Annotation: A computed fold for a 478-nucleotide part of an RNA from a metagenome, annotated as small-subunit ribosomal RNA, 3' major domain. Model confidence (mean pLDDT): 83 of 100.
Context: one part of a larger RNA
């Protein structure tokens, strides 16, 4: 100097305390240990793996196993030959592949020849998701949006350092004042950046309809308008500015007026030096090593979905603040050409048919969003609750749904009566709760990533538990 202590002393954070609603127990989903298996491809392992990479494993993917195939190779560049390729068709065969037939048509050109592309050779090479993330770059997690991490110069100190960055206040903040051998500066904090709440100018279609007008069983449907909602460009507004207290005459700090909004209004984006030899050689890059008729390539099939158990993470319930039936209240953000697919027809239905609109503020998806609100009904039970499991019928997607998709229709009707130790998550439009939507996608979603609807309860506090700042003390640690 740092690191540590069941040392101090101040401070902070859903850390605890106060409230709420979970998880642990039930089935099912997913992932993961373990176990089996020809294979169950790999990586990931306390927070910070484990609804993790993977925003999608029926072939494809796929790296894995079994079996057939193949060796300048599935991809590159150079060489020589030869030619047009391309397409399309038949045998064998699971394909890959082998053989055969039909075709004979590419650009440029200075008419020598060149370029593209095919097939054939030879070797230089290719090629490896093969091994080392303790060889790296690059990306990424984590203390942590924590407030802290440093430098130049001067200055002390033999030196290693110190000072500055300590202290008194104060802030969310090494913020910001005010002493001080310090005096300024950088990365970090803010703040400029996006959103989203308020008003104002501008514009006015595909949005709007308050005023005149026509029309309808009805509808902004027309004509007309641009005032209003929007929309979408530019402006203004919040700064402790104002006023009182109160503080050191200071930074600040409580209170109030004003005002759509008050003290960083609210929510993103932003990640300081630097730890953990943290994670990734399966994104990509990359050194060594290792392989080179295979550790590489191409197929056809299976497994990556196995199932005595175990744990994470979630979803549906155990019901009356509920279930069922009826009646068409009220969204916001998004998708959409190999797409989104309407009216209207037919089926209980999942879909079927049909094909108008619409590269979309205009058509579509979508519809009545659904909890809500009103009326019937169940009456407390393993129930008209819960919906796992099974069995038959089909629908769709797609060369193909047995291995192993999702969905309907009809029967079937299983555990579960609020769930021990322990443990998670939240402080205001938040938890709770209630539908929508979008990535990936041919199909597959209780996962993710968004959008709006209904909307609480508590916070006396800082003694303790958990992380963390700052000063300070001890130390046989470094």
């Nucleotide at each position: 100097u740092g690191a540590c202590g069941g040392g101090g002393g101040c401070c902070c954070g859903c850390a605890c305390a106060a409230g709420c609603g979970g998880u642990g127990g039930a089935a099912c989903a997913u992932g993961u240990g373990g176990u089996u298996u020809a294979a169950u491809u790999c990586g990931a392992g306390g927070c910070a793996a484990c609804g993790c990479g993977a925003a999608g494993a029926a072939c494809c993917u796929u790296a894995c196993c079994u079996g057939g195939a193949u060796u300048u190779g599935a991809c590159a560049u150079c060489c020589c030959a030869c030619g047009c390729u391309a397409u399309u068709u038949c045998u064998a065969g699971a394909a890959a592949u082998a053989g055969g037939g039909a075709g004979u048509u590419c650009c440029c050109u200075u008419c020598g020849g060149g370029g593209a592309c095919g097939c054939g050779g030879a070797g230089a090479c290719a090629g490896g998701u093969g091994c080392u993330g303790c060889a790296u770059g690059g990306c990424u997690g984590u203390c942590g949006u924590c407030a802290g991490c440093u430098c130049g110069u001067g200055u002390c100190g033999u030196g290693a350092g110190a000072u500055g960055u300590u202290g008194g206040g104060u802030u969310a903040a090494g913020u910001c004042c005010c002493g001080c051998a310090a005096c300024g500066a950088g990365c970090g904090c803010a703040a400029c950046c996006c959103u989203u709440g308020u008003u104002c100018u501008u514009a006015g279609u595909u949005g709007c309809c308050a005023c005149c007008g026509g029309g309808u069983a009805g509808u902004g449907c027309c004509g007309g308008g641009u005032a209003c909602u929007c929309u979408a460009a530019g402006a203004a507004g919040a700064c402790c500015g104002c006023c009182g207290g109160u503080g050191a005459c200071a930074a600040g700090c409580c209170g109030g007026a004003g005002g759509a909004a008050g003290g960083u209004g609210g929510g993103g984006a932003u990640g300081a030096c630097g730890u953990c030899a943290a994670g990734u050689c399966c994104u990509c890059a990359u050194g060594g090593c290792c392989u080179u008729u295979a550790u590489g390539u191409c197929c056809a099939g299976g497994g990556c979905u196995a199932c005595a158990c175990a744990c994470g993470u979630g979803u549906u319930a155990c019901a009356a603040u509920g279930g069922g039936g009826g009646u068409g209240a009220c969204a916001g953000a998004g998708a959409g050409a190999u797409g989104c697919u309407a009216a209207g027809u037919c089926g209980u239905g999942a879909g079927a048919u049909a094909g108008a609109g619409c590269a979309a503020a205009u058509c579509u998806c979508a519809a009545a969003a659904a909890a809500a609100a009103c009326c019937c009904u169940c009456u407390c039970a393993g129930u008209u609750c819960g919906g796992a499991u099974u069995g038959c019928a089909g629908u769709c997607u797609g060369c193909a749904a047995c291995u192993c998709g999702a969905c309907u229709g009809c029967a079937u009707g299983a555990a579960g009566g609020u769930g021990g130790a322990a443990u998670c998550g939240c402080u205001a439009g938040u938890a709770a709760u209630c539908g929508c939507g979008g990535a990936u996608c041919a199909g597959c979603a209780u996962g993710c990533c968004g959008c709006g609807g209904u909307g609480a309860a508590u916070a006396c506090g800082u003694u303790c538990c958990c992380g963390g700042g700052c000063c300070u003390u001890g130390u046989a640690c470094a």